[in-house]
RNA sequence: UGCUGCUCAGAGCAAACCCGGCGAAAGCCGGGGACGCAGAGCUACGGGGCUGAAGCGACGUGGGUCGCCAUGCCCGCCGGGCCGCCAGC
Numbered sequence: 001u002g003c004u005g006c007u008c009a010g011a012g013c014a015a016a017c018c019c020g021g022c023g024a025a026a027g028c029c030g031g032g033g034a035c036g037c038a039g040a041g042c043u044a045c046g047g048g049g050c051u052g053a054a055g056c057g058a059c060g061u062g063g064g065u066c067g068c069c070a071u072g073c074c075c076g077c078c079g080g081g082c083c084g085c086c087a088g089c
Stems, first nucleotide, its partner, number of pairs: 002089004012037002017032006035076001041082003045079003048074003055068005
């Protein structure tokens, strides 16, 4: 340096759920909690998924309802990029 994660060490992260906060929502943050994770570290770049505030349109006398829509969100859906621990070969 490359490949691999069968084995070792020391660590690390934390799903569901509960409490508090933020948000229109998806979801996020903090605390508790562990289903799991060898990149469950970072990055929305490609694909995919979630939501639909604002906007536009339709309907409605109206409160409003419905449709379209990401600029919002998910890296613990897959791939790419960056950085990184240990071990084996």